This is a predicted structure of a 542-nucleotide part of an RNA (large-subunit ribosomal RNA, domain I) from Ulvibacterium marinum.
Lineage of the source: Bacteria > Pseudomonadati > Flavobacteriia > Flavobacteriales > Ulvibacterium.
[in-house]
Context: one part of a larger RNA
RNA sequence: CUGGACAAGGGCGUAUGGGGGAUGCCUAGGCUCCCAGAGGCGACGAAGGACGUGAUAAGCUGCGAAAAGCCGCGGGGAUCGGCACACACGAUAUGAUCCGCGGAUGUCCGAAUGGGGCAACCCACCAUACUGAAGGUAUGGUACCCCGCAAGGGGGGCGAACCCGGUGAACUGAAACAUCUAAGUAGCCGGAGGAGGAGAAAACAAGAGUGAUUCCGGUAGUAGCGGCGAGCGAAACCGGAGAAGCCCAAACCACGUUUGUCUCGGCAAACGUGGGGUUGUAGGACCGCGCGAUCGUGUACAUGACCGACCGGAACCCCUUGGAAAGGGGGGCCGCAGACGGUGACAGCCCGGUACGGGAAGGGCAUGUACAUGUAGCGGUAUCCUGAGUAGCGCGGGGCACGUGAAACCCUGUGUGAAUCCGGCGGGACCAUCCGCCAAGGCUAAAUACUCCUGGGAGACCGAUAGUGGACCAGUACCGUGAGGGAAAGGUGAAAAGAACCCCGAACAGGGGAGUGAAACAGACCCUGAAACCAUACGCCU
Numbered sequence: 001c002u003g004g005a006c007a008a009g010g011g012c013g014u015a016u017g018g019g020g021g022a023u024g025c026c027u028a029g030g031c032u033c034c035c036a037g038a039g040g041c042g043a044c045g046a047a048g049g050a051c052g053u054g055a056u057a058a059g060c061u062g063c064g065a066a067a068a069g070c071c072g073c074g075g076g077g078a079u080c081g082g083c084a085c086a087c088a089c090g091a092u093a094u095g096a097u098c099c100g101c102g103g104a105u106g107u108c109c110g111a112a113u114g115g116g117g118c119a120a121c122c123c124a125c126c127a128u129a130c131u132g133a134a135g136g137u138a139u140g141g142u143a144c145c146c147c148g149c150a151a152g153g154g155g156g157g158c159g160a161a162c163c164c165g166g167u168g169a170a171c172u173g174a175a176a177c178a179u180c181u182a183a184g185u186a187g188c189c190g191g192a193g194g195a196g197g198a199g200a201a202a203a204c205a206a207g208a209g210u211g212a213u214u215c216c217g218g219u220a221g222u223a224g225c226g227g228c229g230a231g232c233g234a235a236a237c238c239g240g241a242g243a244a245g246c247c248c249a250a251a252c253c254a255c256g257u258u259u260g261u262c263u264c265g266g267c268a269a270a271c272g273u274g275g276g277g278u279u280g281u282a283g284g285a286c287c288g289c290g291c292g293a294u295c296g297u298g299u300a301c302a303u304g305a306c307c308g309a310c311c312g313g314a315a316c317c318c319c320u321u322g323g324a325a326a327g328g329g330g331g332g333c334c335g336c337a338g339a340c341g342g343u344g345a346c347a348g349c350c351c352g353g354u355a356c357g358g359g360a361a362g363g364g365c366a367u368g369u370a371c372a373u374g375u376a377g378c379g380g381u382a383u384c385c386u387g388a389g390u391a392g393c394g395c396g397g398g399g400c401a402c403g404u405g406a407a408a409c410c411c412u413g414u415g416u417g418a419a420u421c422c423g424g425c426g427g428g429a430c431c432a433u434c435c436g437c438c439a440a441g442g443c444u445a446a447a448u449a450c451u452c453c454u455g456g457g458a459g460a461c462c463g464a465u466a467g468u469g470g471a472c473c474a475g476u477a478c479c480g481u482g483a484g485g486g487a488a489a490g491g492u493g494a495a496a497a498g499a500a501c502c503c504c505g506a507a508c509a510g511g512g513g514a515g516u517g518a519a520a521c522a523g524a525c526c527c528u529g530a531a532a533c534c535a536u537a538c539g540c541c542u
Base pairs, nucleotide, nucleotide: 009542010541011540012539013538014537015536016535017534018533024527025491026490029462030461031459032458033457034456035455036454037453038451039450040158041157048109049108050107051064052063053062059083060082070103071102072101073100074099075098079091080090081089114123115122116121124142125141126140127139128138129137130136144155145154146153147152162193163191164190165189166188167187173180177227203210204209214241215240216239217238218237224232225231245443246442247441248387252275253274254273255272256271257270258269259268260267261266280421282386283385284384285383286380287379288378289377295374296373297372298371299370300369301368302367303366304365306363307362310358311357312356316331317330318329319328320327332349333348334338340352341351342350392416393415394414395413396412397411398410399409402428423438424437425436426435427434478485479484498526501513502512503511504510
């Protein structure tokens, strides 16, 4: 300025949409247990990768220049060429695909090992062959450490937790903090095995006895320790689980080697090997007597059950609603099977299965036989042996529930340093008596701990902002120089029957018809589809 009460603005309401992805339902994946198995892989090159490999092939999976595969045996019986649904071309009853077992091949990197290197690359040497020759090709070998004279053998690296050893914090608690605590925890390093460690009394106990170790329940929050603060915290013994005991060193004997002596016959010593021997009411050597009984381990074979690709494995029809029957109605059947899953809604009898039964190769297990190998007694006591820089002790520490304490016991950095069976150690300072035991060498199943992995089963566990970080091509995308951090993201339908054809449009966008379907407001941005927010129409108010 126009318009004017229908206000082109706003609010409320109703209706219809858009938007968004809550909710419900679902589960392909997780979580936690239980039972059983397995408890390792690796120089015969692992774990993990790089690069290749398909008619077409970017990713995943498989495989390795013999490359989504090759060979053998077994199973199986009609389709097959992975995920991956199309076309082409092929394979297969001369038995494929697929499943089990065994084998072959297995580039390059990686312990990585011929040397080097910024992993998946570069460069050698030796032998042999082509070959006479090559800056060529092919095959094999060439790292280091340990044991061993050699031949030869072993090691190395990876792996979730469990185990042992070495080293070893701080926050924290003490309402501050230093002893103390946290805690010998976390972290780091080394090592082993399906377990590991411990283990066969120089032990406990207490006037009575037990008889290796380990684990569990008690003992007991006791006895104790403790700036007697915070807090830490046993053991004997009892009840259970499980049970198992052995081997060396030495004395002595024999043999061998070396050395010494040497009258060369021998003797002695050291070392090596074999026999012997292993104990604390001491035992053994030695001397005398007597002697193969029992039980174990390894290998081979036989037998048995178990696992095992896989095989057999009962019993249902009709009507009806509906898109579809497994629902409703009716009438049957099986059951050593009414677990479970699937099938167009809710199925014992439709399918796969389930109970039960069978089972090759190949496995582990048990029993028996053969062989090999190991394995006991009685008495005597003169002499000999029975673990040495050890035990003990001083100093400094550590471990024991025990913080230096009256502090035993165990370990040892440093110093010192015994005894030898008429011996030695212990019983919480120390001494005596008494009792127990035999150190200074070693091995040892089970009961115990754990689960990266395999099979089976279960859940008053989750159900996609939950449950693993990850139901999905996730330790990915992405972030960070790096160590490292680390997501989001599931659902059409019973079946793709995934919308021929036509129209609008620049259109391979989007939409409208047509068609499919039970449904298309199930149309791929697809089950359900809440709220915020937005829009349109109408009513009322301003």
About this RNA: It matches the Rfam family "Bacterial large subunit ribosomal RNA". Model confidence (mean pLDDT): 84 of 100.